This is a predicted structure of a 544-nucleotide part of an RNA (small-subunit ribosomal RNA, 5' domain) from a metagenome. The prediction has a mean pLDDT of 86. The RNAcentral record of the full RNA draws on SILVA.
Context: one part of a larger RNA
RNA sequence: GAUUGAACGCUGGCGGCAGGCUUAACACAUGCAAGUCGGGCGGUAACAGGGGGCAGCUUGCUGCUUUGCUGACGAGCGGCGGACGGGUGAGUAAUGCAUAGGAAUCUGCCUGACAGAGGGGGACAGCCCGGGGAAACCCGGAUUAAUACCGCAUACGCCCUACGGGGGAAAGCAGGGGAUCCGUUCUUUUCGGAGAGUGGACCUUGCGCUGACAGAUGAGCCUAUGCCGGAUUAGCUUGAUGGUAAGGUAACGGCUUACCAUGGCGACGAUCCGUAGCUGGUCAGAGAGGAUGAUCAGCCACACUGGGACUGAGACACGGCCCAGACUCCUACGGGAGGCAGCAGUGGGGAAUAUUGGACAAUGGGGGCAACCCUGAUCCAGCCGUGCCGCGUGUGUGAAGAAGGCCUUCGGGUUGUAAAGCACUUUCAGCGGGGAGGAAAGGGUGACGGCUAAUACCUGUCAUCUGUGACGUUACCCGCAGAAGAAGCACCGGCAAACUCCGUGCCAGCAGCCGCGGUAAUACGGAGGGUGCGAGCGUUAAUC
Numbered sequence: 001g002a003u004u005g006a007a008c009g010c011u012g013g014c015g016g017c018a019g020g021c022u023u024a025a026c027a028c029a030u031g032c033a034a035g036u037c038g039g040g041c042g043g044u045a046a047c048a049g050g051g052g053g054c055a056g057c058u059u060g061c062u063g064c065u066u067u068g069c070u071g072a073c074g075a076g077c078g079g080c081g082g083a084c085g086g087g088u089g090a091g092u093a094a095u096g097c098a099u100a101g102g103a104a105u106c107u108g109c110c111u112g113a114c115a116g117a118g119g120g121g122g123a124c125a126g127c128c129c130g131g132g133g134a135a136a137c138c139c140g141g142a143u144u145a146a147u148a149c150c151g152c153a154u155a156c157g158c159c160c161u162a163c164g165g166g167g168g169a170a171a172g173c174a175g176g177g178g179a180u181c182c183g184u185u186c187u188u189u190u191c192g193g194a195g196a197g198u199g200g201a202c203c204u205u206g207c208g209c210u211g212a213c214a215g216a217u218g219a220g221c222c223u224a225u226g227c228c229g230g231a232u233u234a235g236c237u238u239g240a241u242g243g244u245a246a247g248g249u250a251a252c253g254g255c256u257u258a259c260c261a262u263g264g265c266g267a268c269g270a271u272c273c274g275u276a277g278c279u280g281g282u283c284a285g286a287g288a289g290g291a292u293g294a295u296c297a298g299c300c301a302c303a304c305u306g307g308g309a310c311u312g313a314g315a316c317a318c319g320g321c322c323c324a325g326a327c328u329c330c331u332a333c334g335g336g337a338g339g340c341a342g343c344a345g346u347g348g349g350g351a352a353u354a355u356u357g358g359a360c361a362a363u364g365g366g367g368g369c370a371a372c373c374c375u376g377a378u379c380c381a382g383c384c385g386u387g388c389c390g391c392g393u394g395u396g397u398g399a400a401g402a403a404g405g406c407c408u409u410c411g412g413g414u415u416g417u418a419a420a421g422c423a424c425u426u427u428c429a430g431c432g433g434g435g436a437g438g439a440a441a442g443g444g445u446g447a448c449g450g451c452u453a454a455u456a457c458c459u460g461u462c463a464u465c466u467g468u469g470a471c472g473u474u475a476c477c478c479g480c481a482g483a484a485g486a487a488g489c490a491c492c493g494g495c496a497a498a499c500u501c502c503g504u505g506c507c508a509g510c511a512g513c514c515g516c517g518g519u520a521a522u523a524c525g526g527a528g529g530g531u532g533c534g535a536g537c538g539u540u541a542a543u544c
Stems, first nucleotide, its partner, number of pairs: 001544004006540005013391006019384002021349001026347003030344003035080003040077002043073002047071003050067008087302003096227007105219002110215003114211003118152001120150002128141005158166003172207006180201009228274003235265003240262008277299004281292003304325005327338004355381001357380003363377001364375004394424004404415004428485001430480005438471001442466009488533005493514003499528005509516002
C1' cells in the first nucleotide's frame, strides 16, 4: 500500500447491487419445510347440486329424511415421488479431491425401433360386528374391489452339459359413436311391434402396461500422477502378499471362506502422532512463490451418538424402520413419544452475525391426460453503513473585509466571501397525480388440418375474445412548496501533509518506531488555526 463473512469507538441524509453464527456438529418451545393421482380400486366421513318420500305453509319455497345419481372427496387399498431440492463441515491425509486414462457393470422417468397385451384364480385393508388399553395403538370374526397379489399359455432375445434341454411377462382406465347383434329396465301397444335409457360385442381417440434391443442421462468400480506438519514416530503387516477352488456382488477383486506358498510395504519416509473436507476459485504479488477455501459452482462426508438391514431403478435413507445409549417430554406407573447441521425463531456460548414476514406472479421440481395441487427450492419484502458503487447536504453574487473568537511587536493579522444581505435553483427526502415491463401460460369461440364411418371425441396450427403480479404506495414521468430536512472523524515533533497560545511541571499523561513531559512543551490536556479523508473516519485483529 492492498485486502476482510470482521469487531470496537465517535458520527450518520438517500438509493442501487451484494453479504450477514467464522464461536457450542450445544440444547431446542411453536409454526411451516413432500406430496399428489377419483382418467387404477372398493367406496361416501364432510361440502355443494339433483332425484324420491314426509311435514309446514307466504303454492313454490322452507324443514326433516333418504338416495354415490352428479360435482367432488375424509380415511383406506394401489401407483409415482419422499435417494431430488435444502442444511452443515463433525469425521476424513485417502475408502477423499483434482487431472488423465481404463473395463468387469447397473440405470426409474425420457427418446428410437421390435414383439406382446390370451386365459384363469385366491386374498388383504377399508366398511360391519365383538374385545383390550389412560394413551400410543392392538387383537379376533365375517365380507369386498383393483393398474394390488399368484398361477397357466405364448417368448425375439437369455442360461446350460449346446443333438437336445431349462427357466422367465403383462393391466387396464377414460372420452366419443351411425347402423347391426346380444342382454336388461321403463313407457306404450292393434300383442306383431315401436320408442327411450343402460350394459356388452364392434369401431375409434387419448393415456397407461409387459419383454428384450439401442441411445441419452445418472451411478458403481479400477489405474497413474499430484495434494499439510512432526524422525524428540524406524520399522510395519497375518486376510497380511500371491495362487487354486468355491461362495458372494449389478460388476472386477482377499470382497468372504477352505487349502497351499511366504510373501507385501519402508529413509524417494512405511507405521504412528498432530492438524485439515478437496477443487474451480479468492486475496496479495512484476512474476515466481505465499496465504486462503465465506458467498457462487463441482465432488465428498454427515443428519442426537453407535450399529443394522428392509423397500426400491437408485438409500444402508436429514423431516423412513429396528436395536442399544445419553438427554427431553407424557403417563391412570402397566407403558409410550421425540431428534431444527431445512426456513423463521428461543436459550446458551461469543468481540460478533438478521424477520416466529409475503407469494407460488416468474424460474425450477414432485404428482396428475389436464384443470390444478404441493413446494421456507425459488422470487420478493423486512433488519444491519458489513462491503462496493452512485447522489445529496445548495448555486451565483456579496468588503462596511461586520460582530464574535484566537493571536499580537497593540500598528494590526487571522477565521474570511466565510456569514449576514441580494438574486436564483429544487436533485434526493416529503405531499399529490399518472404509470410501463417482468405474462409466457390457462380458458371460450371460429377457421383450416390430422385421426375416423363421423361435421362426436381427442389433437396440431392460426385468428379472435377473455384472462393470471407476491414485489407494489414498483421502475419511470408530471405537478406542489420551500434553502427548506441532511457533516463528521482522525491527525498537525520526524517518518508524514498540517502551528500558535494557555494549562501542567519526569506530575497528569502520550507513544507504531525514534522518543516527548523535571517552569516559556509545535510531542501531555484545552482553545484558535491548519492538514487529510468524507457518510463516513479512526482503532484492533488477520493475510500478502